[in-house]
RNA sequence: GGGCUGUUAAUUCACUGGUAGAAUGACGCGUUUACAUCGCGUUCGCAGUAGGUUCGAUUCCUACACAGCCCA
Numbered sequence: 001g002g003g004c005u006g007u008u009a010a011u012u013c014a015c016u017g018g019u020a021g022a023a024u025g026a027c028g029c030g031u032u033u034a035c036a037u038c039g040c041g042u043u044c045g046c047a048g049u050a051g052g053u054u055c056g057a058u059u060c061c062u063a064c065a066c067a068g069c070c071c072a
């Protein structure tokens, strides 16, 4: 220098155009003599940034940033 993949909640990951979810974590309540387990609830993201397409974009397109892989 060229090519490819990825970036979504505190963490690990879903979500292939129609108001963004799960598990774990944290907090509270119940259960227990107590702890753990278990049950219920709460908490937390306008999706890397900026544009474009569309009635509508996390999703499609472009540029840039960051991370990883391959080639030279």
Stems, first nucleotide, its partner, number of pairs: 001071007010024004018055001025043006048064005
Predicted 3D model of a 72-nucleotide RNA (transfer RNA) from a Patescibacteria group bacterium.
Rfam family: tRNA. Gene Ontology term of the family: triplet codon-amino acid adaptor activity.
The sequence is in RNAcentral, with records from ENA.
Model confidence (mean pLDDT): 80 of 100.